Predicted 3D model of a 123-nucleotide RNA (SAM riboswitch aptamer (S box leader)).
The model forms 97% of the base pairs in the Rfam consensus.
It was read from a public genome assembly, where an Rfam model found it.
Its mean pLDDT, the model's own confidence on a scale to 100, is 84.
Its Rfam family is "SAM riboswitch aptamer (S box leader)". Rfam's curators write: The SAM riboswitch is found upstream of a number of genes which code for proteins involved in methionine or cysteine biosynthesis in Gram-positive bacteria.
RNA sequence: AUCUUAUCAAGAGUAGGUGGAGGGACUAGCCCGAUGAAACCCGGCAACCGGCGAUGUAUCGCACGGUGCUAAUUCUUGCAGAGAACUAACCCUAAUGGGGAUGGAAGCUCUGAGAGAUGAGAG
Numbered sequence: 001a002u003c004u005u006a007u008c009a010a011g012a013g014u015a016g017g018u019g020g021a022g023g024g025a026c027u028a029g030c031c032c033g034a035u036g037a038a039a040c041c042c043g044g045c046a047a048c049c050g051g052c053g054a055u056g057u058a059u060c061g062c063a064c065g066g067u068g069c070u071a072a073u074u075c076u077u078g079c080a081g082a083g084a085a086c087u088a089a090c091c092c093u094a095a096u097g098g099g100g101a102u103g104g105a106a107g108c109u110c111u112g113a114g115a116g117a118u119g120a121g122a123g
Stems, first nucleotide, its partner, number of pairs: 002122007013042001016041003022032003026078001028076002043070003048066003051062004074115001079112005086103001090099003
């Protein structure tokens, strides 16, 4: 590399320091950025693993160690299904209008996948 499994709607700088132009995985969007991006340090959040403590032995607590995270739901999206909306021909009606469902989209809502991220384990 790859496989298994859990989680991904909450939380975290209301002017921290260095740094200097990029960043949000990819696609298409849409955003963030010299009122300062990435990265590093510090601070913070969380509590997956270890540790410690409690206990109704499966949970709870602490946050000491190992990770992680710290704009926007994993920012939205890409595949499949369902639904609603819109809608051509055509038909009905004196007319307003009604029926009708062909059809289109990186439109809408919901569900599930996929992809991705992180932890733990395997190898």